[in-house]
Molecule: ZMP/ZTP riboswitch aptamer (pfl RNA motif)
Organism: Sphingopyxis sp. QXT-31
């Protein structure tokens, strides 16, 4: 300077609130703080499979590792409440 640092697809899955502004959306019903219960959408994360690239070991078949980091999640925007999940380090 200049490129790359993944890609798909299956399973499960926590949390998924008031109030206002907007062209932009939750719906019932209940409750009164900021939540409950169906139902619709959103979803981080975890498990797995398959793929590319990379680097190592390798006459060969063929084997192993990485693909990260300043987090990240609830349909547009504010202001509030309240959580979940990963990363680090303590304790029990």
């Nucleotide at each position: 300077c200049u490129g790359c640092c993944g890609u798909c697809c299956c399973g499960c899955a926590a949390c998924u609130g008031g109030c206002g502004c907007u062209g932009a959306c939750g719906a019932u019903g209940g409750a009164g703080a900021c939540c409950c219960a169906u139902c619709a959408g959103g979803g981080a994360g975890c498990g797995g499979g398959a793929u590319u690239u990379c680097g190592c070991c390798g006459a060969c078949c063929g084997g192993c590792g990485a693909a990260c980091g300043a987090g990240c999640c609830g349909c547009g925007c504010g202001c509030c409440u309240g959580g979940a999940c990963g990363u680090c380090c303590c304790u029990u």